[in-house]
RNA sequence: UAUUGAAAAAGCCAAACUUAUCGUGAGGUAAGGACGGAAAGCCACGGGACUUUGUAUAAAAAAUUUACUAUAGGAGUCAGCCGGGUUACCAAU
Numbered sequence: 001u002a003u004u005g006a007a008a009a010a011g012c013c014a015a016a017c018u019u020a021u022c023g024u025g026a027g028g029u030a031a032g033g034a035c036g037g038a039a040a041g042c043c044a045c046g047g048g049a050c051u052u053u054g055u056a057u058a059a060a061a062a063a064u065u066u067a068c069u070a071u072a073g074g075a076g077u078c079a080g081c082c083g084g085g086u087u088a089c090c091a092a093u
Base pairs, nucleotide, nucleotide: 002093003092004091005090012037013036017032018031019030020029021028022027035080041086042085043084045083046082047081048078049077050076051075052074053073055072056071057070058069061066
């Protein structure tokens, strides 16, 4: 340096939920908590899921205009959805 692994040792992170707070919302932050994790460290590059939406198209209803649904587009969220990039403790080869 590369690969593999969590058996050992030192450790690390923290799901659901609760409280407070920010946000229209998906969600975020802090404290408690521990389902789990070998990158469950970091990064929205690709896919995916979700939220919102001036708008466009389609279907249906009403009847000349309004609300709902779906798709597309825009803006966002999720790194503990997957892939990718990047950094890294210990051990073995």
Predicted 3D model of a 93-nucleotide RNA (c-di-GMP-I riboswitch aptamer) from Sulfurovum sp. The sequence was found by an Rfam model in a public genome assembly. NCBI's taxonomy places the organism under Bacteria, Pseudomonadati, Campylobacterales, Sulfurovaceae, Sulfurovum. Its mean pLDDT, the model's own confidence on a scale to 100, is 79. It matches the Rfam family "c-di-GMP-I riboswitch aptamer". From the family's description: GEMM was predicted in a large-scale screen for bacterial structured RNA regulatory elements.